SAM riboswitch aptamer (S box leader) from a Dehalococcoidia bacterium, 118 nucleotides, folded computationally. It was read from a public genome assembly, where an Rfam model found it. The organism belongs to Dehalococcoidia, within Bacteria. It matches the Rfam family "SAM riboswitch aptamer (S box leader)". Its family is annotated with regulation of gene expression in the Gene Ontology.

RNA sequence: CUCUUAUCCAGAGUGGUGGAGGGAUCGGCCCUUAGAAGCCCGGCAACCUAUUCAGCGUAAGCUGAAUGCGGUGCCAAUUCCGACCCGGCAAGCUGACUGGCUCCGGGGGAGAUGAGAG
Numbered sequence: 001c002u003c004u005u006a007u008c009c010a011g012a013g014u015g016g017u018g019g020a021g022g023g024a025u026c027g028g029c030c031c032u033u034a035g036a037a038g039c040c041c042g043g044c045a046a047c048c049u050a051u052u053c054a055g056c057g058u059a060a061g062c063u064g065a066a067u068g069c070g071g072u073g074c075c076a077a078u079u080c081c082g083a084c085c086c087g088g089c090a091a092g093c094u095g096a097c098u099g100g101c102u103c104c105g106g107g108g109g110a111g112a113u114g115a116g117a118g
Stems, first nucleotide, its partner, number of pairs: 001118008013041001015040003021031003025083004042075003047071002050067007079110001084107005092101003
């Protein structure tokens, strides 16, 4: 980097350092000198692993629950919202249209992360 598969409306700091950016891309809309990114510490979670318990099984093992020493991940806003397609018009925006929408609903795409394979 490519493929397969699962998940993405929950959760997580009044800390130290640092000193201007950050939220993938584009368009919005936001966060930020009342301190961004990065790094350290701290925390969340339970994908993998480990341990324990329960059920099933002749067994290998499978399923569920708990814990959180180990491997990742994550810690503003639903993955911040939209992007392509379909449907809708109660409210909102537009402004007078049998309407349209950055509005509402559904699907898809894209992206992120885990596990496995190449």